[in-house]
């Protein structure tokens, strides 16, 4: 230089053949539960879906571009 992959909660990833972020575990806060702490159980809180355009009646999903990582070929 070219080429492909991934980017969604504080972290690891799901969801992605367009239509509700009532996601999940682990972490956090707060109750229960214990004499206490752990374990366990029960509630919260916590997200511009990496950024900007475009399509659409509606985009995390679709097309363009950029940006950061990985990996490949030169």
């Nucleotide at each position: 230089g070219g080429a492909g992959c991934a980017a969604u909660a504080g972290c690891u990833c799901a969801g992605c053949c367009g239509g509700g972020a009532u996601g999940a575990g682990c972490g956090u806060u707060c109750g229960c539960c214990u004499c206490a702490c752990a374990c366990g159980c029960g509630a919260g809180a916590g997200g511009u879906c990496u950024c900007g355009g475009g399509u659409u009646c509606g985009a995390u999903c679709c097309c363009c571009g950029a940006u950061u990582g990985c990996u490949c070929c030169a």
This is a predicted structure of a 74-nucleotide RNA (transfer RNA) from a Lachnospiraceae bacterium. Rfam family: tRNA. Rfam classes the family as a transfer RNA. Rfam links the family to the GO term triplet codon-amino acid adaptor activity. The coordinates come from a structure-prediction model, not an experiment, and the mean pLDDT is 83. The sequence is in RNAcentral, with records from ENA.